[in-house]
This is a predicted structure of a 73-nucleotide RNA (transfer RNA) from Christensenella sp. UBA1242. Its mean pLDDT, the model's own confidence on a scale to 100, is 82. Its Rfam family is "tRNA". It is annotated as a transfer RNA.

């Protein structure tokens, strides 16, 4: 130089055929306990890597680009 794969909450990752973006952790609350840990119940949190572009809608197609990762010479 070419090809292939990833980028989605703080973290890891999921999302079907294009049709209201979720779970586990962590974070706050609560229950329990003498206190705490554990467990258990509720919560918060998202410009979906960036411009673009199709469409009546895009996390999903398409295109350009940027970062990481592999593979090829």
């Nucleotide at each position: 130089a070419g090809g292939c794969g990833a980028a989605u909450a703080g973290c890891u990752c999921a999302g079907u055929u294009g049709g209201u973006a979720g779970a586990g952790u962590c974070g706050c609350g609560g229950u329990c306990u003498c206190c705490a840990a554990a467990a258990c119940c509720g919560u918060u949190g998202g410009u979906c890597g960036u411009g673009g572009g199709u469409u009546c809608g895009a996390g999903u197609c398409c295109u350009a680009c940027u970062u990481c990762g592999c593979c090829u010479g």